RNA sequence: CCCCCGGUAGCUCAGUUCGGUAAGAGCGCCUGUUUGAAACACAGGAGGCCGUCCGUUCAAAUCGGAGCUGGGGGG
Numbered sequence: 001c002c003c004c005c006g007g008u009a010g011c012u013c014a015g016u017u018c019g020g021u022a023a024g025a026g027c028g029c030c031u032g033u034u035u036g037a038a039a040c041a042c043a044g045g046a047g048g049c050c051g052u053c054c055g056u057u058c059a060a061a062u063c064g065g066a067g068c069u070g071g072g073g074g075g
Base pairs, nucleotide, nucleotide: 001074002073003072004071005070006069007068010027011026012025013024020058029045030044031043032042033041052066053065054064055063
């Protein structure tokens, strides 16, 4: 320098196929029930403006562009 993959909740990830009711799961966290008290279990809840900016569109996590960053490969 070139090519490929990734960046979404505190953590690990799905969702991109086909743009559409405006974001989900597990673990973790909080509250309640339970317990002598915990753990487990059960019930409920909080937490994201989808890594950044710009664009296309009635509508973007999803499409296009730029740049940032992590990993892999090639020279």